RNA sequence: UUAUAGAAAAGGCUACCUAUAUCGAAAGAUAUAGCACGCAAAGCAACCAUUCUAAGGGUUUUACAUGUCAGUUAAAAGCCUAUGAAAGUGGGAGUUACCUAA
Numbered sequence: 001u002u003a004u005a006g007a008a009a010a011g012g013c014u015a016c017c018u019a020u021a022u023c024g025a026a027a028g029a030u031a032u033a034g035c036a037c038g039c040a041a042a043g044c045a046a047c048c049a050u051u052c053u054a055a056g057g058g059u060u061u062u063a064c065a066u067g068u069c070a071g072u073u074a075a076a077a078g079c080c081u082a083u084g085a086a087a088g089u090g091g092g093a094g095u096u097a098c099c100u101a102a
Stems, first nucleotide, its partner, number of pairs: 005100002012039002017034007037088001043095002047091003050086003056081006065072002
């Protein structure tokens, strides 16, 4: 000096939950305060995968209504779908960073 390293020290962050306020269709997110499960990147950032949600779109069933028939329309329910979300799901994908025993 370096890091596919993390013993010590100095610090850092804050899961869940509670309270207040806000954004969003939802998942979820933001801010303040308390709390501290945990984290060596639990800093940043959606490249890939994974998971979550389904406004919008598609499709199926279907009450009422309309109709000679065929159809039309259709509350509601189901299914599919990311352009939405999660960086505290993972990645020998990316990027920046404090300290320095072995």
The RNA shown here (c-di-GMP-I riboswitch aptamer) has 102 nucleotides and comes from a Gammaproteobacteria bacterium. The organism belongs to Gammaproteobacteria, within Bacteria.